[in-house]
RNA sequence: CUCUUAUCCGGAGCGGCGGAGGGACUGGCCCAAUGAAGCCCGGCAACCGUUGGGAGUUAAGAACCCAAAAUGGUGCUAAUUCCAGCAGAAGAUUUUUCUUCUGGCAGAUGAGAG
Numbered sequence: 001c002u003c004u005u006a007u008c009c010g011g012a013g014c015g016g017c018g019g020a021g022g023g024a025c026u027g028g029c030c031c032a033a034u035g036a037a038g039c040c041c042g043g044c045a046a047c048c049g050u051u052g053g054g055a056g057u058u059a060a061g062a063a064c065c066c067a068a069a070a071u072g073g074u075g076c077u078a079a080u081u082c083c084a085g086c087a088g089a090a091g092a093u094u095u096u097u098c099u100u101c102u103g104g105c106a107g108a109u110g111a112g113a114g
Stems, first nucleotide, its partner, number of pairs: 001114008013041001015040003021031003025085004042077003047073002050068005081106001086103007
């Protein structure tokens, strides 16, 4: 980098360093010197791993379900992934357009594979 798969309406600081940018992309709309990014500390959280139980089995193991644990590996810590970007449905509307819903695209993170 590519592929597969799960999740993405919950949660998390009035800290230190730092100094101007940030929210992936495009459009919008926001955040930011009452200090952005980044780093550290703190915090949140059960994806993998761990432990216990269930289920399963002749027995054991695995898939699967529940729980515990944040001394293991990641991750996250403004706004639903901030909203929309493509397609369809319903409703409103003279046109234009708007609203809601469903699916998809793109993205993020974990786990696995190449």